[in-house]
RNA sequence: CCCGCAGGCCGCCUUAUCGCUGCUCCCGCUUCGGCGCGGGGUGGAGGAAAGUCCGGACACCACAGGGCAGCAUAGCGGGUAACGCCCGUCACUGUGCCGCAAGGCGCGGGAGGACAAGUGCAACAGAAAGUAUGUACAGGUAAUGCUGUAGUGAAACCAGGUAAACUCUAUGCGGUGAAAUGCCAAGUAUACCGGCAAUUAAGGGCUGCCCGCCCAAUGCCGGAGGGUAGGCAGAUAGAGCGUAACAGCAAUGUUGCGCCCAGAUAAAUGAUAAGGCUUCUAAAUUUAUUUAGUUGACAGAAUCCGGCUUACAGGCCUGCAUUAUUU
Numbered sequence: 001c002c003c004g005c006a007g008g009c010c011g012c013c014u015u016a017u018c019g020c021u022g023c024u025c026c027c028g029c030u031u032c033g034g035c036g037c038g039g040g041g042u043g044g045a046g047g048a049a050a051g052u053c054c055g056g057a058c059a060c061c062a063c064a065g066g067g068c069a070g071c072a073u074a075g076c077g078g079g080u081a082a083c084g085c086c087c088g089u090c091a092c093u094g095u096g097c098c099g100c101a102a103g104g105c106g107c108g109g110g111a112g113g114a115c116a117a118g119u120g121c122a123a124c125a126g127a128a129a130g131u132a133u134g135u136a137c138a139g140g141u142a143a144u145g146c147u148g149u150a151g152u153g154a155a156a157c158c159a160g161g162u163a164a165a166c167u168c169u170a171u172g173c174g175g176u177g178a179a180a181u182g183c184c185a186a187g188u189a190u191a192c193c194g195g196c197a198a199u200u201a202a203g204g205g206c207u208g209c210c211c212g213c214c215c216a217a218u219g220c221c222g223g224a225g226g227g228u229a230g231g232c233a234g235a236u237a238g239a240g241c242g243u244a245a246c247a248g249c250a251a252u253g254u255u256g257c258g259c260c261c262a263g264a265u266a267a268a269u270g271a272u273a274a275g276g277c278u279u280c281u282a283a284a285u286u287u288a289u290u291u292a293g294u295u296g297a298c299a300g301a302a303u304c305c306g307g308c309u310u311a312c313a314g315g316c317c318u319g320c321a322u323u324a325u326u327u
Base pairs, nucleotide, nucleotide: 004320005319006318007317008316009315010314012276013275014274015273016272017271018270020044021043022042023041025040026039027038028037029036046298050309051308053307054306055305056304057303058177059176060175061174065211066210067209068208070173071172072171073170074169075089076088077087078086079085090112092109093108094107095106096105097104098103113168114167118166119165120162121161135150136149137148138147139146181233182232183231184230190224192223193222194221195220196219203215204214205213206212240259241258242257243256244255245254246253247252277296280293281292282291283290284289
């Protein structure tokens, strides 16, 4: 230097013009005021916004349990609001080096309770893959694979392996989801039909089922008919972000200082031009420059947050380490 492993960051930039949109910002016009219009200022899509897989915040319902089922977790300790997540460490394991070896060091993986509760699975090879088998040789017996060695194989005497195999053990799990939910305005028609029920309850609720319990005091379900489908809130100041110090192996925590960085509602966050940078190819050539073409990934908020998983052209940084070369 090339290749490789692990981790992290960026992921087109600048200027101009026009356009869209938020603002409990400013000014002007209109107006009693408001709405509205115009101008200025300022902000405007991610590391995954994706998947909808976990955990929550928040809102509403329930809170009477018990049994069965279903799902999840599983060494030890720590972090966190919490987790099936993250960090450390041990068993175990991959790889390189050192060493006679035992083992050690570096970089990675690390889904790990139980195989004597039970049921399964293991190609080929081999005589035979389980209380199954008897190939070759040897020993032994009244007799019998009774005993040993060899062959095959990952595994061959009451065998071990395997549980992100079924399963068993321990622990845990209320539901729905912003179209949640709350408020305001407007408008109407139930006087109709059918069924069930009336406290020993139809219907509804308690995860999926069962038991049981609770609500319901003219109730519930269905049909037919009629009205509305408009506005506001939720809705973005946070388990927030950046930075420094301290504590800690670390995850992370504490303190100080600074910052406010989308809030749409059929859904805004864009278009054009120029220059620059970047990828690749070709040519020229003073060998690090020029010219021409080409390239700029994955992909777009919709209540919000912490994770996990998946996708990603190209560039940069850190750690480790092999080969080659040089000293």
Model confidence (mean pLDDT): 76 of 100. The RNA shown here (Bacterial RNase P class A) has 327 nucleotides and comes from Flavobacterium coralii. The gene name in the source record is rnpB. Its Rfam family is "Bacterial RNase P class A". By type it is a ribozyme.